């Protein structure tokens, strides 16, 4: 030096000038000024989990329904996040990963192929009869025997071999067989079994015997988890207007009911009272906050000190010249809030570690 991995930051930079929000203090009757504070992000974003908060609903327990799905830890809590097992990838530093169960039971497998769960398509190996060749025997029609032969071949055995396929009943080699073939033997693979090791996943070793083929991102099973709806949630104040209820008053008026009278209802005038819309306040921003040290733990996290306050609007503020530099400047803008994931993203700084080269 040159090629990568992992982790944490940053997200032009200073400096003048002008404007913009909320809040505080002061000035004004007001409107409004003045002044000091502070004013986007690492993703504010997709809104994919998850939680806090609120209001509705609920005895308990089971069934549906969705979700998570190797272990064990962290958390409020998760589908995250740390650790460690397994499997893939890379010289390697490291990166991935829907990774419970196919021996509960149903179900699937295009197309090819005989066959995709009990299947022989070539081939291969045994072989009944037969026919031709040889031998005998002969009444010449034909009978009988033989096999190192050959041709056909009922039936059988055979998962090696070929072919098909994404996938063919364990691989690979020797051994053995009429051909084969866990049928036997190594080694590797495989286990419902025992033993150590580990909290466990699992991993080593003893043994066992080749059966039980493969999809659960097919129904299902098994373990856990799950009320529901959301800051336009919810809470306070509260007019006009109409319109309800309570008292109360009335020369005992008027309608309705009745032949009359009492009585009821409404209907007038006073008060009170209570839900409701306009509008107006609130939740709103001190929080599972951050900095920094210390201590526990591999870690993720926790625990304790001591410091700090860091946006809070409601048509909605965070911006504009100017000037100096330089590597010339991406993505992208809060609206109830946190804690993840995913996306987007010009560059650039620190750390730790890996390879390959060359000096020494």
């Nucleotide at each position: 030096g040159g090629a990568g991995c992992c982790g944490g930051c940053c997200a032009g930079a200073c400096a003048g000038u002008c404007g913009c929000g909320u809040c505080a203090u002061g000035c004004g009757u007001g409107a409004g000024c003045a002044u000091g504070c502070c004013g986007a992000g690492g993703a504010a974003a997709g809104u994919c989990c998850g939680g806090g908060c609120u209001c509705c609903a609920c005895a308990g327990g089971g069934c549906a329904c969705g979700g998570u799905g190797c272990c064990a830890g962290g958390u409020a809590a998760c589908g995250c996040c740390u650790g460690g097992g397994c499997g893939g990838c890379g010289c390697g530093a490291g990166c991935c990963g829907a990774c419970g169960g196919a021996a509960a039971g149903u179900g699937c497998a295009a197309c090819a192929g005989a066959a995709a769960g009990a299947u022989a398509c070539c081939g291969c190996c045994c072989g009944a009869a037969g026919u031709u060749c040889c031998c005998g025997g002969u009444u010449c029609g034909c009978c009988g025997g033989c096999g190192c032969a050959a041709c056909c071949g009922a039936g059988g055995g055979u998962a090696a071999g070929g072919g098909u396929g994404a996938a063919a009943u364990g691989g690979u080699g020797c051994g053995g067989u009429a051909a084969g073939a866990g049928c036997g033997c190594a080694c590797c693979g495989c286990g419902a079994g025992c033993c150590u090791g580990g909290c466990a996943a699992c991993a080593g070793g003893c043994c066992g015997g080749c059966a039980c083929g493969g999809c659960a991102a097919a129904c299902c099973c098994c373990a856990c988890c799950g009320g529901g709806a959301g800051c336009a949630a919810g809470g306070c104040c509260a007019a006009a207007u109409a319109g309800g209820g309570g008292u109360g008053c009335g020369a005992u008026g008027g309608u309705a009911c009745g032949g009359c009278c009492c009585g009821u209802a409404c209907c007038g005038c006073a008060u009170c009272c209570g839900g409701g819309u306009a509008g107006g306040c609130u939740g709103c921003u001190u929080g599972a906050g951050c900095g920094c040290c210390g201590c526990g733990g591999c870690g993720a996290c926790g625990c304790g000190g001591c410091g700090c306050c860091c946006a809070g609007a409601g048509g909605a503020a965070u911006g504009a010249c100017u000037g100096u530099c330089c590597a010339c400047g991406a993505c992208a803008g809060a609206a109830c809030c946190c804690g993840g994931c995913u996306u987007a993203c010009c560059g650039g700084c620190c750390g730790g570690c890996u390879c390959c080269g060359c000096c020494a």